[in-house]
RNA sequence: GGGCUCGUAGCUCAGCUGGGAGAGCACUCGGUUCGCAUCCGAGAGGUCGAGGGUUCAAACCCCUUCGGGUCCA
Numbered sequence: 001g002g003g004c005u006c007g008u009a010g011c012u013c014a015g016c017u018g019g020g021a022g023a024g025c026a027c028u029c030g031g032u033u034c035g036c037a038u039c040c041g042a043g044a045g046g047u048c049g050a051g052g053g054u055u056c057a058a059a060c061c062c063c064u065u066c067g068g069g070u071c072c073a
Stems, first nucleotide, its partner, number of pairs: 001072007010025004019056001027043005049065005
């Protein structure tokens, strides 16, 4: 330098060729308990790496770019 792949909540990830942004763990509150743990319920938490474009509508499609991994040279 080139090819492929990944980037979504604090962490690990899903989102099935465009239309509600989600799960588990963690966190907060409540219930249960004499108390803690477990368990049950509720809640908070996201510029979907960044910028631009297409579209009525983009995490998803296109272009550019940043970072990680991997392969080739």
The RNA shown here (transfer RNA) has 73 nucleotides and comes from an uncultured Erysipelotrichaceae bacterium.
It matches the Rfam family "tRNA". About the family: Transfer RNA (tRNA) molecules are approximately 80 nucleotides in length.
Model confidence (mean pLDDT): 82 of 100.
It was read from a public genome assembly.